[in-house]
RNA sequence: AUUUGAAAAAGGCAAAUUUUACGAAAGUAAAAGACGCAAAGCCACGGACCUAAAGCAAAAUUUUUGUUAUGGUAGCCGAGCUGCAAAU
Numbered sequence: 001a002u003u004u005g006a007a008a009a010a011g012g013c014a015a016a017u018u019u020u021a022c023g024a025a026a027g028u029a030a031a032a033g034a035c036g037c038a039a040a041g042c043c044a045c046g047g048a049c050c051u052a053a054a055g056c057a058a059a060a061u062u063u064u065u066g067u068u069a070u071g072g073u074a075g076c077c078g079a080g081c082u083g084c085a086a087a088u
Stems, first nucleotide, its partner, number of pairs: 001088005012037002017032006035075001041081002045078003048073003055067005
C1' cells in the first nucleotide's frame, strides 16, 4: 500500500425501555440497561425518511386544514476521512 473479515486473541459501541434535563415537535444529552453491530468510529456532501414552531394559503369564527426546513435521523443507503486482526 492492497485485499479479506468475527475463525482466534485483545478489545469497542450500545437498540428497545426507565429516570432526569433541553426542545413546538421530530429528536438530543447523562445514568441504568443490552436488541444487535466488522466500522453501530467521525462527518449532513448526494439521495431517502421524520417533525412543522415561525411563515404562506384556504376554510372557519378564533380554531381547523394544507404546504414548507432554516430543525432532525450517521443504528436508512451512498460518498469522504480514520481504526483492529489476518494474509500478500
Predicted 3D model of an 88-nucleotide RNA (c-di-GMP-I riboswitch aptamer) from Neobacillus rhizosphaerae. Lineage of the source: Bacteria > Bacillati > Bacilli > Caryophanales > Neobacillus. It was read from a public genome assembly, where an Rfam model found it.